Small-subunit ribosomal RNA, 5' domain from a metagenome, 529 nucleotides, folded computationally.

[in-house]
Context: one part of a larger RNA
RNA sequence: GAUUGAACGCUGGCGGCAUGCCUAACACAUGCAAGUCGAACGGAAACGACAGGAGCUUGCUCCUGGGCGUCGAGUGGCGGACGGGUGAGUAAUGCAUAGGAAUCUGUCCAUGUAGUGGGGGACAACCUGGGGAAACUCAGGCUAAUACCGCAUGAGCCCUCCGGGGGAAAGCAGGGGAUCUUCGGACCUUGCGCUAUUGGAUGAGCCUAUGCCUGAUUAGCUUGUUGGUGGGGUAACGGCCUACCAAGGCGACGAUCAGUAGCUGGUCUGAGAGGACGAUCAGCCACACUGGGACUGAGACACGGCCCAGACUCCUACGGGAGGCAGCAGUGGGGAAUAUUGGACAAUGGGCGCAAGCCUGAUCCAGCAAUGCCGCGUGUGUGAAGAAGGCCUGCGGGUUGUAAUGCACUUUCAGUGGGGAGGAAAAGCUCAAGAUUAACACUCUUGAGUCUUGACGUUAUCCACAGAAGAAGCACCGGCUAACUCUGUGCCAGCAGCCGCGGUAAUACAGAGGGUGCGAGCGUUAAUC
Numbered sequence: 001g002a003u004u005g006a007a008c009g010c011u012g013g014c015g016g017c018a019u020g021c022c023u024a025a026c027a028c029a030u031g032c033a034a035g036u037c038g039a040a041c042g043g044a045a046a047c048g049a050c051a052g053g054a055g056c057u058u059g060c061u062c063c064u065g066g067g068c069g070u071c072g073a074g075u076g077g078c079g080g081a082c083g084g085g086u087g088a089g090u091a092a093u094g095c096a097u098a099g100g101a102a103u104c105u106g107u108c109c110a111u112g113u114a115g116u117g118g119g120g121g122a123c124a125a126c127c128u129g130g131g132g133a134a135a136c137u138c139a140g141g142c143u144a145a146u147a148c149c150g151c152a153u154g155a156g157c158c159c160u161c162c163g164g165g166g167g168a169a170a171g172c173a174g175g176g177g178a179u180c181u182u183c184g185g186a187c188c189u190u191g192c193g194c195u196a197u198u199g200g201a202u203g204a205g206c207c208u209a210u211g212c213c214u215g216a217u218u219a220g221c222u223u224g225u226u227g228g229u230g231g232g233g234u235a236a237c238g239g240c241c242u243a244c245c246a247a248g249g250c251g252a253c254g255a256u257c258a259g260u261a262g263c264u265g266g267u268c269u270g271a272g273a274g275g276a277c278g279a280u281c282a283g284c285c286a287c288a289c290u291g292g293g294a295c296u297g298a299g300a301c302a303c304g305g306c307c308c309a310g311a312c313u314c315c316u317a318c319g320g321g322a323g324g325c326a327g328c329a330g331u332g333g334g335g336a337a338u339a340u341u342g343g344a345c346a347a348u349g350g351g352c353g354c355a356a357g358c359c360u361g362a363u364c365c366a367g368c369a370a371u372g373c374c375g376c377g378u379g380u381g382u383g384a385a386g387a388a389g390g391c392c393u394g395c396g397g398g399u400u401g402u403a404a405u406g407c408a409c410u411u412u413c414a415g416u417g418g419g420g421a422g423g424a425a426a427a428g429c430u431c432a433a434g435a436u437u438a439a440c441a442c443u444c445u446u447g448a449g450u451c452u453u454g455a456c457g458u459u460a461u462c463c464a465c466a467g468a469a470g471a472a473g474c475a476c477c478g479g480c481u482a483a484c485u486c487u488g489u490g491c492c493a494g495c496a497g498c499c500g501c502g503g504u505a506a507u508a509c510a511g512a513g514g515g516u517g518c519g520a521g522c523g524u525u526a527a528u529c
Base pairs, nucleotide, nucleotide: 001529002528003527004526006525007524008523009522010521013376014375015374016373017372018371019369020368021334026332027331028330030329031328032327035078036077037076040075041074043071044070047069048068050065051064052063053062054061055060056059085287086286087285094212095211096210097209098208099207100206103204104203108200109199110198112197113196114195115194116193117151119149120148126141127140128139129138130137131136157166158165159164171192172191173190174189175188176187179186180185213259214258215257220250221249222248225247226246227245228244229243230242231241232240262284263283264282265281266277267276268275269274289310290309291308292307293306312323313322314321315320340366342365343364344363348362349360350359351358352357379409380408381407382406389400390399391398392397413470415465416464417463418462419461423456428450429449430448431447432446433445434444435443473518474517475516476515477514478499479498480497484513485512486511487510488509494501495500
């Protein structure tokens, strides 16, 4: 000199864009953060509309009707493995770069290929009865499905001793001219699904090489250890596991042990080489009260799932139960120190759904903080009687100083009142054309028209009004280092980054006048180069 996720002191007008628990991976009150689908299913607790009935207070109450909009609880599907947080652990089961073969991949894509036939038995909900303080739970009975299980078929698929063997599915919704009909529908068609399989895309698992901090006051380490054979296991190779056999494997090119640490793109600095760091943003990894375990699933050994153990907290009728903010806010504590128990799903994105839509503390915004960077303002011009006051003085004057007052102007920003973009494209509705089709239905695609959808928001921005009106401090002035005098003090009080000042004329302490530097900041401390 540059820099910081900074803190502290004094001061503080506005705006834009960023950033904001670095410490206790300490403990957490409260609210929210993952739901959705009635176009899978049986149904109907609530609300509404409609129809019928009863009561009357004449516009209310009650009853009936799942048939209608819808829908609590339940079965079922998909999603809760993403998104969000943190950096405890980890020196290599990690990261970075470059390669590799022995693998899996829900959803998605292909105007891919082939199918979607026919049956069965249950369990919730519900009803009945029982236990418990509660959490919850037990027994009996009824019932549906895209839930569950067989049978058939199976080109392709898997296994194979090449003879053969194994193995699948589910329907729902919209529309409809003939034909049939038990008037439910069959049947046809369109869309969404379902099953098997091929290829792709994406994602993930695995292996190898090289690189990745300090210590030798850590020198030897290792028995599933190193390799082989048989077997098991995995999606997959492999001591991954197991039985037997051999005795290997690593190490001064630093094994092992100990300490420290998430890694990278990058950030800061520097002419560079290098050094230090790894907040925000992005990629990967690890973790989710502590330790262990598996289940489900395409994917987890799963932050807001399950089981066991432990510590802690809470409820209890003492028999037993409940919980996990390193999600967003917020609280206590720790600390020099770090924000609101805010708004909205309008946009972007995600989950579910045919869709409308619902959910979304992701996200977009707002609030707080000069924490940082950038921009703007706190007036402009004129003005010598060089006013008054202050300070200095050699008492003549000098300086503050065109500075103020005065005169003439301007009105950024803030204030008040009006106008006002863009972030909005869709979806919906109507019409037209095309595709599909037996069909001018339905559905899809394209185009035109129409109707709306904004948290921010009193938006950005523009116009008008008033009046210099509301807006300057901080550090320093001995040398380094830009800037000097007076008074007080008297090795005292004090200053100090280094040299050093202070013991009666202190440009070095304290105050004042003056000056210098930076400026909504300025200094100090800490840290890095």
Its mean pLDDT, the model's own confidence on a scale to 100, is 85.